[in-house]
Context: one part of a larger RNA
RNA sequence: UCAUGGCUAAGGAACUAGGCAAAAUCGACCCGUAACUUCGGGAGAAGGGUCGCCCAUCUUUUAGAUGGGCCGCAGUGAAGAGGUCCAGGCGACUGUUUAUCAAAAACACAGGGCUCUGCUAAAUCGAAAGAUGAUGUAUAGGGCCUGACACCUGCCCGGUGCCGGAAGGUUAAGAGGAGAGCUUAGCGUAAGCGAAGGUUUGAAUUGAAGCCCCGGUAAACGGCGGCCGUAACAAUAACGGUCCUAAGGUAGCGAAAUUCCUUGUCGGGUAAGUUCCGACCUGCACGAAUGGCGUAACGACUUCCCCACUGUCUCCAGCAUCGACUCA
Repeated sequence: UCAUGGCUAAGGAACUAGGCAAAAUCGACCCGUAACUUCGGGAGAAGGGUCGCCCAUCUUUUAGAUGGGCCGCAGUGAAGAGGUCCAGGCGACUGUUUAUCAAAAACACAGGGCUCUGCUAAAUCGAAAGAUGAUGUAUAGGGCCUGACACCUGCCCGGUGCCGGAAGGUUAAGAGGAGAGCUUAGCGUAAGCGAAGGUUUGAAUUGAAGCCCCGGUAAACGGCGGCCGUAACAAUAACGGUCCUAAGGUAGCGAAAUUCCUUGUCGGGUAAGUUCCGACCUGCACGAAUGGCGUAACGACUUCCCCACUGUCUCCAGCAUCGACUCA
């Protein structure tokens, strides 16, 4: 000096990002046990008491109850063996995960919804054969989203997507073949014309889906305004005007895991609180299955407070043991 262990006056979280670490609690029996609640729980809630040995009595006689007595600092005499409580956030829960820095609020989940699929199913793998789906058959199977439960889930179909429609517009190959070029028998003095055939090209016309178009659809992708004025103090604006839009954010919640200004303001807790809890609403930039808001139980999650407890600290000291180290 490192590590491991054990002790400590007075104080008791003043330490620290944070009670990290340590201490404390711990068994059995008896008493007793709140809010809240999905009536199951919460709950071992919390809190309190007893525990050894000897004698007697009783009983349902292995054992227990009652009474009396004895000893020690100490009787679950050593060891092993929950700390508890209050209130928020998130996720309902048990579960799963980054083998080797992340265990979580992430994933999953039961439940909910939309959508596809009538069986040689859809979907998937495979040039194919074939296989899975499934020796299943819509109470089934696939895809996507949400995520127990309670109360709910508003408005917009203009854009994008999907579904349906087929009148019109547009539209490919193909069909079609008007016409044109080249070639040349022939005609012509020549310039040139030029049949048939061959060849090159080729207009009109016809021609499906798609797109345009017409409807539907948001638990499809998504979206959900601005300015001005107005009430008999002032302030505010139930009300009015106007512009724009597909429609202008409903219920609920709100300085929030979301609030920039911001340590917002008020209240609570502290002597003192950028955190925390309860309100307010001025929501920079919440909001309804990209779910909204609650919620008992649960959580090696996260935040705040209290009690108990302590060398975390005030403030360090000494002890034991293993190393390093020093000497040989």
Molecule: large-subunit ribosomal RNA, domain IV
Organism: Haptolina brevifila